[in-house]
Molecule: transfer RNA
Organism: Gemmatimonadota bacterium
RNA sequence: GCCCGGAUGGUGAAACCGGUAGACACAUGGGACUUAAAAUCCCAGGGCGAAAGCCGUGCGGGUUCGAGUCCCGCUCCGGGUA
Numbered sequence: 001g002c003c004c005g006g007a008u009g010g011u012g013a014a015a016c017c018g019g020u021a022g023a024c025a026c027a028u029g030g031g032a033c034u035u036a037a038a039a040u041c042c043c044a045g046g047g048c049g050a051a052a053g054c055c056g057u058g059c060g061g062g063u064u065c066g067a068g069u070c071c072c073g074c075u076c077c078g079g080g081u082a
Base pairs, nucleotide, nucleotide: 001081002080003079004078005077006076007075010026011025012024019065028044029043030042031041032040046055047054048053058074059073060072061071062070
């Protein structure tokens, strides 16, 4: 250089044929239980904001009524190849 795969919350990881993004698990915070703790159970658990609401799938474009998903370019990570 060329080919293939990947990038989604604080972390891992889903998202079917393009139609409510973040299910599920963990970290973490609060509560219950306990003499106290551990374990267990319940609630919360992306960002901004007082709220209403707005934004958010590596970055920048495009297609579409609608994109995490399709197309183009780029960045980074992993693998293959001369």